A computed fold for a 475-nucleotide part of an RNA from Bufo bufo, annotated as small-subunit ribosomal RNA, 3' major domain.
Context: one part of a larger RNA
RNA sequence: UGACGGAAGGGCACCACCAGGAGUGGAGCCUGCGGCUUAAUUUGACUCAACACGGGAAACCUCACCCGGCCCGGACACGGAAAGGAUUGACAGAUUGAUAGCUCUUUCUCGAUUCUGUGGGUGGUGGUGCAUGGCCGUUCUUAGUUGGUGGAGCGAUUUGUCUGGUUAAUUCCGAUAACGAACGAGACUCCUCCGUGCUAACUAGUUACGCGCCCAACUUCUUAGAGGGACAAGUGGCGUUCAGCCACGCGAGAUCGAGCAAUAACAGGUCUGUGAUGCCCUUAGAUGUCCGGGGCUGCACGCGCGCUACACUGAACGGACCAGCGUGUGUCUACCCUUCGCCGACAGGUGCGGGUAACCCGCUGAACCCCGUUCGUGAUAGGGAUCGGGGAUUGCAAUUUUUUCCCAUGAACGAGGAAUUCCCAGUAAGUGCGGGUCAUAAGCUCGCGUUGAUUAAGUCCCUGCCCUUUGUACA
Numbered sequence: 001u002g003a004c005g006g007a008a009g010g011g012c013a014c015c016a017c018c019a020g021g022a023g024u025g026g027a028g029c030c031u032g033c034g035g036c037u038u039a040a041u042u043u044g045a046c047u048c049a050a051c052a053c054g055g056g057a058a059a060c061c062u063c064a065c066c067c068g069g070c071c072c073g074g075a076c077a078c079g080g081a082a083a084g085g086a087u088u089g090a091c092a093g094a095u096u097g098a099u100a101g102c103u104c105u106u107u108c109u110c111g112a113u114u115c116u117g118u119g120g121g122u123g124g125u126g127g128u129g130c131a132u133g134g135c136c137g138u139u140c141u142u143a144g145u146u147g148g149u150g151g152a153g154c155g156a157u158u159u160g161u162c163u164g165g166u167u168a169a170u171u172c173c174g175a176u177a178a179c180g181a182a183c184g185a186g187a188c189u190c191c192u193c194c195g196u197g198c199u200a201a202c203u204a205g206u207u208a209c210g211c212g213c214c215c216a217a218c219u220u221c222u223u224a225g226a227g228g229g230a231c232a233a234g235u236g237g238c239g240u241u242c243a244g245c246c247a248c249g250c251g252a253g254a255u256c257g258a259g260c261a262a263u264a265a266c267a268g269g270u271c272u273g274u275g276a277u278g279c280c281c282u283u284a285g286a287u288g289u290c291c292g293g294g295g296c297u298g299c300a301c302g303c304g305c306g307c308u309a310c311a312c313u314g315a316a317c318g319g320a321c322c323a324g325c326g327u328g329u330g331u332c333u334a335c336c337c338u339u340c341g342c343c344g345a346c347a348g349g350u351g352c353g354g355g356u357a358a359c360c361c362g363c364u365g366a367a368c369c370c371c372g373u374u375c376g377u378g379a380u381a382g383g384g385a386u387c388g389g390g391g392a393u394u395g396c397a398a399u400u401u402u403u404u405c406c407c408a409u410g411a412a413c414g415a416g417g418a419a420u421u422c423c424c425a426g427u428a429a430g431u432g433c434g435g436g437u438c439a440u441a442a443g444c445u446c447g448c449g450u451u452g453a454u455u456a457a458g459u460c461c462c463u464g465c466c467c468u469u470u471g472u473a474c475a
Stems, first nucleotide, its partner, number of pairs: 001475002006470008016459002020423005027308003031304004035299002043054002065294005071288001076119005086113001089108002092105003123282002126280003132276001134270003137266003144183003148179002150159003162174001164173002188259003194228001198225004204219004231253001234248005310416001314375006328360001336355003340351004382413001388407005429451008
């Protein structure tokens, strides 16, 4: 000095508690992990900081694993063979999963591109993340970190970086052997809220009219540029009358939400992101690469993230009625969003069209919600697992059911023990929609709106974090 431990005092956090809400843990199913099994069930990651994670929803490919079979994409150098031919390719018949001349029989063909040996390359989702870069995660979402000059000390070091008040904050006020600074915090960037002030709009709208994709004028709404606005500014209390805190009024009223984010570290993750990469291994009977099939999906079981429920605040049917983020025909690239008409119970099929898009889909007429009718607490018209039969679609291919539709079947589940997660405002929760993945395609994830609570405005009791003091161990 302090990665650590003991004690004391402050401060802080819904990855802590309190007051509560929704749960999870119990059931069925989906999915990840372990185990078991297996030719193989490829593999990384295992407290927070592994386990709907690897953007990991794998039919083939992916693919690394298993069982088989081709190919060389073995540069280059030096030897050897070799134009009296180094070598290449192949019909048919055997052979084979195979129309691989792979191999054999049989012959033809090619013409210095090759063949053989050594050295040396190349490739590798082979090993090593405990050899590395880069990136990410975490310590660590808190307020922390550093040097210059000066002071103290022989020195390591310390002061600055603080008794106190205050703040989300080492944020400020002040105190002061320190002074003046730097990084971080804040400021900043994006987004949400405000404007009858400015500028515009034939891709948006408004204006007499029943309507219109016509014309004209205009810009309140809409869209989006510039600029403005909000600063604890005003008032009243508290406070050194400082920093600031509380309440009120006017109002768009105090931190809307995210991004970025220091110093020092971890032998945290990734060699399976890379034509980033050291070393080792392998390199033609290949750990290279391609093809066929299988596997990653296997099921006595254990754990984690979730979806659906257990109904009447409901289910079914009918009717009304409202959104906001987006996306859309592609360098390779094959695969786009779809109105309307007809056929069809549905899934879907088919024919004309529109759209490279504020123009078309589309006023995205979305769900929950609302209004009627039926049901009447019964494993029931709750629930929808499991399973039988049939119809479509995607694809070269659907069996180990891709997805989807119809009919039938109708399991557990009676609100879930001990434990435990997340969270305070347009938040939780309910509810649907869009993007990613995508030929097929969401129980995941990333966003978006819609309906919209209860309970705090606190504490250090539990779990942790930071600072100060202390003394003794310890490095």
NCBI's taxonomy places the organism under Eukaryota, Gnathostomata, Teleostomi, Batrachia, Bufo. Model confidence (mean pLDDT): 80 of 100.